[in-house]
RNA sequence: CGAGCCGACCGGGCGGCCGCGUCGUCACCGAAAGGUGAUGCCGAGGAAAGUCCGGGCUCCACAGGGCAGGGUGGUUGUUAACGGCAACCCGGGGUGACCCGCGGGACAGUGCCACAGAAAACAGACCGCCGCCGGCGCAAGCCGACGGUAAGGGUGAAACGGUGGUGUAAGAGACCACCAGCGUUCCGGGUGACCGGAGCGGCUAGGUAAACCCCACCCGGAGCAAGGUCGAGAAGGUGUCGAGGUCUUCGGGCCACGACACUGCGCAGACGUUCGAGGGCGGCCCGCCCGAGUCUGCGGGUAGACCGCUCGAGCGUGCCGGCAACGGCACGCCUAGAUGGAUGGUCGCCACUCGCGCCGCCUCGGCAGUGCGAGUACAGGACCCGGCUUAUAGGUCGACUCGUCCG
RNA sequence: CGGGGCGUGGCUCAGCUUGGUAGAGCAUCCGGCUGGGGGCCGGAAGGUCGCAGGUUCAAAUCCUGUCGCCCCGACCA
Numbered sequence: 001c002g003a004g005c006c007g008a009c010c011g012g013g014c015g016g017c018c019g020c021g022u023c024g025u026c027a028c029c030g031a032a033a034g035g036u037g038a039u040g041c042c043g044a045g046g047a048a049a050g051u052c053c054g055g056g057c058u059c060c061a062c063a064g065g066g067c068a069g070g071g072u073g074g075u076u077g078u079u080a081a082c083g084g085c086a087a088c089c090c091g092g093g094g095u096g097a098c099c100c101g102c103g104g105g106a107c108a109g110u111g112c113c114a115c116a117g118a119a120a121a122c123a124g125a126c127c128g129c130c131g132c133c134g135g136c137g138c139a140a141g142c143c144g145a146c147g148g149u150a151a152g153g154g155u156g157a158a159a160c161g162g163u164g165g166u167g168u169a170a171g172a173g174a175c176c177a178c179c180a181g182c183g184u185u186c187c188g189g190g191u192g193a194c195c196g197g198a199g200c201g202g203c204u205a206g207g208u209a210a211a212c213c214c215c216a217c218c219c220g221g222a223g224c225a226a227g228g229u230c231g232a233g234a235a236g237g238u239g240u241c242g243a244g245g246u247c248u249u250c251g252g253g254c255c256a257c258g259a260c261a262c263u264g265c266g267c268a269g270a271c272g273u274u275c276g277a278g279g280g281c282g283g284c285c286c287g288c289c290c291g292a293g294u295c296u297g298c299g300g301g302u303a304g305a306c307c308g309c310u311c312g313a314g315c316g317u318g319c320c321g322g323c324a325a326c327g328g329c330a331c332g333c334c335u336a337g338a339u340g341g342a343u344g345g346u347c348g349c350c351a352c353u354c355g356c357g358c359c360g361c362c363u364c365g366g367c368a369g370u371g372c373g374a375g376u377a378c379a380g381g382a383c384c385c386g387g388c389u390u391a392u393a394g395g396u397c398g399a400c401u402c403g404u405c406c407g
Numbered sequence: 408c409g410g411g412g413c414g415u416g417g418c419u420c421a422g423c424u425u426g427g428u429a430g431a432g433c434a435u436c437c438g439g440c441u442g443g444g445g446g447c448c449g450g451a452a453g454g455u456c457g458c459a460g461g462u463u464c465a466a467a468u469c470c471u472g473u474c475g476c477c478c479c480g481a482c483c484a
């Protein structure tokens, strides 16, 4: 210098003007609720996103047991927890830095392996090879039947270890040597996954568990529209009063109306109140409870305020322990709480990128300077955290690898 | 904001559970019956199974990610 690999970080800056949201202070208006104006502080993200995992929080009485169901899947650690993360192991890829792996079990059992092919899982004779018998032929040989054979051909994603030799009619782990691989015993190392070495055994075991399943571990459900407090309104109901109509056995009754007060969605159906409906989701059973209303359908009204609501497994710096993830200690900091949902617009300067023009330099392809124009991503809270995944213009820094040249 | 479902010819849907050549109806085109139309009969064309990656010999189907569409959920309860 070129190519690459991994990690961390930024993701426009400054100023003027106009504008928005919460909160504080002040002024004015208002009976109050509150409104208006001025001023001050603060005011989206690395992913706020997808909602894929995990946790906090709230309610379901406590959050019980078994079956079923769901999830996870090398080991050790880390954490509030996790399917996350770190280190290591094993397998695969790369010259390498490094990357990828849903990475338990296919000798517990069951299923499946289309097409092609003779045969697809306790293998299998289509061609070929060999033996024997029969027929034909002068002969070489050909045809047919029976049998042997997995060494060769061909099919397939996959054909039941590989190479060489012995052996045989031809062959074959039938036997032998080496290699690969499996099981098992012992020794050594490691917390462990596992690794290294020695011996023995039988000669060989197909794939698929992101098919059922088996093993180990984990999991109660719903979600801030959780949940709590207050208010409003609506179909009504009850009571009192008023006045009207009507009937009257004069005691009063009935019908519709208005005002006020209290209560409060209404109607229909089903089940039920100690012989227990229904509830503690969704599947079942058991156990333990709660329990007087519950469930379903149809219709009506309001869609308002406050709490939850932001100080938290919080952030920054330094030191210590640890390979690391992470943990501990000290000091410092306060950093959105909106509710049809606030962060914006515009101007100037600067920064970066791209295009065009001008000028300069040389190794003729670039570099430096300057002017003009365009552009500066992905995207935005809605209870809060820890992760994962996905989207992202451009840029900065650090560690490392390979190649070429120079010293 | 939260929860759930769907995506397959032009349209409406099967097929996915149990992986093995993607089907039906309507619509389109061609031919026949008819003097012509309608109708009927026969035939044909038309599909990246939303997209991407993975598992597998093999994926519409199984797994993961992503995109789009649809539905439900407030209080009086």
Base pairs, nucleotide, nucleotide: 001403002402003401004400006398007397008396009395010394012350013349014348015347016346017345018344020043021042023040024039025038026037027036028035029034045378049389050388052387053386054385055384056383057223058222059221060220064286065285066284067283069219070218071217072216073215074088075087076086077085078084089103090101091100092099093098104214105213109212110211111208112207113206126153127152128149129148130147131146133144134143135142136141161179162178163177164176165175166174180204182201183200184199185198186197187196188195189194227307228306229305230304236263237262238261239260240259241258242257244255245254246253247252265299266298267297268296269295270294271293278290279289280288300483301482302481314333315332316331317330318329319328320327321326351376352375353374354373355372356371357370358369360367361366362365408480409479410478411477412476413475414474417433418432419431420430427464435451436450437449438448439447440446457473458472459471460470461469

This is a predicted complex of two RNAs, RNase P RNA and transfer RNA, with 484 nucleotides together.
The prediction has a mean pLDDT of 77.
It holds a member of the Rfam family "Bacterial RNase P class A". It is annotated as a ribozyme.